[in-house]
Context: one part of a larger RNA
C1' cells in the first nucleotide's frame, strides 16, 4: 500500500461558518461523457497457458491456438450516472399566529453576609489547634449597639430543571440582539449534506500588556507547629492574582474520553416545551402528536464492560484521526506570539 479500525486497548479535530471538492430528493423530454454492446486496426517476436508434431523419452526444438485483461477509430443500445431544458413538492428556506429559556449584550438597582473607619456599653481575655505556638489585646481587643465606606458573589427558589455551536450562562430591572420548539400550509423549487488547504470566527482557567481596583480569598514570600529531616500537609500573616476597561495568548481529562447529515429497527417509567383531542359551567385530570432531556430495557452489537429510536443496532454520504513501546509532542525547519510558549513535526539508538 491493501485492509481493519478509532466510548475505555493506538485514534473523533475544543467548537461554529464556509470557498474548492466529494455527494445529492422526485418526475418528463433530449444528450450521448461514464456505462453496456458489435466491427475494424493495433497490442513485434520469444516467453507464459492449451492442443498437436519431432529428436527412443525428457530437457530442448517446432506448428497451430489461447492470452496480451489494454488503446484508437467506428456503428448501435438508453435502465443506470452525468450534462441540458422543462415540471413536481415529500428536503431546505421563508411567511403569518404562538411558547419557553441563567442564550449574548449595554446602563442602572437591591438585600443578606465580610473586612475597615467614627461613636456608645463594657472588662480581661480574643483567636486557633490533634494539642500548641507565631499573631491581636489594658494604647481597651473580642462581645454587643449605633452610623459610615468598599469590593466581590448572588442564599431559599434550584431541579439527572433550561438556554447555548462548544467555552459556558444563575439577585433584580433594562435600550439592544442570536437561536430554537409548536402550529399553520400562503411563497420559493433542491436552494441540500459534508467539507481539506487557505481564510476568518468563537474558545475554561492560568499567563502577558496599559490603565483603574482591591473586600474576602491567596500561588510566591515570612512566622508558628509537627517531624529525624518538612523547601508539605495544619495555623498566623501575606505579594501577584482573582474584579472592571481595552488588546494579546489558543491551551485543558476543551469528555458522553462516543466528528457532522438522513433513513429505518420493540416496549416501559418520569420530567422541559408546545399543539391537538376528550372531559367540564370552567380548570385540573386524562389520551395522542411533535421538539429537548434522564433512567430501565427487545432485538442486534460488543473482547468484555456495556450500548441499545440521544445506538456503541442496520444502512448510506462527507470530513477528521491510528498503525508496537521507548526515544519525543522531543530535534531541526517554517508559521504565529510581546514573552510563556503554541501549531506542524521527525530520525538515530534501544526494548
Nucleotide at each position: 500500500c491493501u485492509g481493519g479500525g478509532c466510548g475505555u486497548a493506538a485514534a473523533g479535530c475544543g467548537u461554529g461558518c464556509g470557498c474548492a471538492g466529494g455527494c445529492g430528493g422526485u418526475u418528463u423530454g433530449u444528450u450521448a461523457a461514464g456505462u453496456c454492446u458489435g466491427a475494424u486496426g493495433u497490442g513485434a517476436a520469444a516467453g507464459c497457458c492449451c492442443c498437436g508434431g519431432g529428436c527412443u523419452c525428457a530437457a530442448c526444438c517446432u506448428g497451430g491456438g489461447a492470452a496480451u485483461u489494454g488503446c484508437a477509430u467506428u456503428g448501435g443500445a438508453a435502465a443506470c450516472u452525468g450534462g441540458c431544458a422543462g415540471g413536481c413538492u415529500a428536503g431546505a428556506g421563508u411567511g403569518c399566529g404562538g411558547u419557553a429559556g441563567a442564550g449574548g449584550a449595554u446602563g442602572g438597582u437591591g438585600g443578606a453576609a465580610u473586612u475597615c473607619c467614627c461613636g456608645g456599653u463594657g472588662u480581661a481575655g480574643c483567636g486557633g489547634c490533634g494539642a500548641a505556638a507565631u499573631g491581636c489585646g489594658u494604647a481597651g481587643a473580642g462581645a454587643u449597639u449605633g452610623g459610615g465606606a468598599a469590593g466581590a458573589a448572588c442564599a431559599c427558589c434550584g431541579g439527572u430543571g433550561g438556554c447555548g455551536a462548544a467555552a459556558g450562562c444563575g439577585c433584580u430591572c433594562u435600550a439592544c440582539u442570536g437561536g430554537a420548539c409548536c402550529a399553520u400550509a400562503a411563497c420559493u423549487g433542491a436552494c441540500a449534506c459534508u467539507c481539506a488547504g487557505a481564510g476568518g470566527a468563537c474558545g475554561a482557567a492560568a499567563g502577558c500588556u496599559a490603565g483603574g481596583g482591591g473586600a474576602g480569598c491567596g500561588a510566591a514570600a515570612g512566622g508558628g507547629a509537627u517531624u529525624a529531616g518538612a523547601u508539605a500537609c495544619c495555623c498566623c500573616u501575606g505579594u501577584a492574582g482573582u474584579c472592571c476597561u481595552a488588546g494579546c495568548c489558543g491551551u485543558a481529562a476543551a469528555c458522553g474520553a462516543u466528528g457532522g447529515a438522513u433513513a429505518c429497527u420493540a416496549g416501559g417509567c418520569g420530567u422541559u416545551g408546545a399543539g391537538a383531542g376528550u372531559a367540564u359551567c370552567g380548570a385540573c385530570c386524562c389520551u395522542c402528536u411533535c421538539a429537548g432531556u434522564g433512567c430501565c430495557g427487545a432485538a442486534g452489537c460488543u473482547a468484555a464492560c456495556g450500548c441499545g429510536u440521544u445506538a456503541a443496532g442496520u444502512a448510506u454520504c462527507c470530513c477528521g484521526c491510528c498503525u508496537g513501546g521507548g526515544g519525543a509532542g522531543u530535534a531541526c525547519g517554517c508559521a504565529c506570539g510581546c514573552a510563556a510558549g503554541u501549531g506542524u513535526g521527525a530520525a538515530a539508538c534501544u526494548c